[in-house]
RNA sequence: UUCUUAUCAAGAGAAGCUGAGGGAAAAGGCCCUAUGAAGCUUCAGCAACCUCUGAUUUAAUCAGAAAGGUGCUAAGUCCUACAAGACAAAUGUCUUGGAAGAUAAGAA
Numbered sequence: 001u002u003c004u005u006a007u008c009a010a011g012a013g014a015a016g017c018u019g020a021g022g023g024a025a026a027a028g029g030c031c032c033u034a035u036g037a038a039g040c041u042u043c044a045g046c047a048a049c050c051u052c053u054g055a056u057u058u059a060a061u062c063a064g065a066a067a068g069g070u071g072c073u074a075a076g077u078c079c080u081a082c083a084a085g086a087c088a089a090a091u092g093u094c095u096u097g098g099a100a101g102a103u104a105a106g107a108a
Base pairs, nucleotide, nucleotide: 001108002107003106004105005104006103007102008101013043014042015041016040017039021032022031023030027080028079029078044073045072046071049069050068051065052064053063054062055061056060077100082097083096084095085094086093087092
């Protein structure tokens, strides 16, 4: 980097350094930001994918834990875009799906 599978409406922030952008990418919106963006470091926390323990059982299910490997700690993956449907007639609202993306585990 690519592929497969699963999940994505919940949850959880302070300090120090630094100093202007950031919210994945292109577009539109909306928002955060000198009352300090992004980044780095430290500490803390959340969650429970891997993991550990137990039970049932037959390879999964359930319950619990958080030492370890990841991840995460503004807004639903911030929203939309593409397709279908419903309502409405303001060209909007809602639902479902797909695409794209993120994370984990496995494979190449």
Molecule: SAM riboswitch aptamer (S box leader)
Organism: Viridibacillus soli